[in-house]
RNA sequence: GCCCCCAUCGUCUAGCGGCCUAAGACACCUGGUUCUCAGCCAGGAGAUCAGGGGUUCGAAUCCCCUUGGGGGCA
Repeated sequence: GCCCCCAUCGUCUAGCGGCCUAAGACACCUGGUUCUCAGCCAGGAGAUCAGGGGUUCGAAUCCCCUUGGGGGCA
């Protein structure tokens, strides 16, 4: 230098153009249970999807550029 893959709540993942409010687990918060903690039960908060632009009636999802990470070739 060229090519390929990845980026979604704090963490790990689901999602593959429209079931409207982006789902789940763990973690976190509140309450219950317990003498206390843990565990268990119930509930809650939390991501406009790396950034920008485009296509479309409609984009986390398709296309382009950029950024970061990983891999391959030279």
The prediction has a mean pLDDT of 82. A computed fold for a 74-nucleotide RNA from a Candidatus Microgenomates bacterium, annotated as transfer RNA. Taxonomically the source falls in Candidatus Microgenomatota (Bacteria, Bacteria candidate phyla).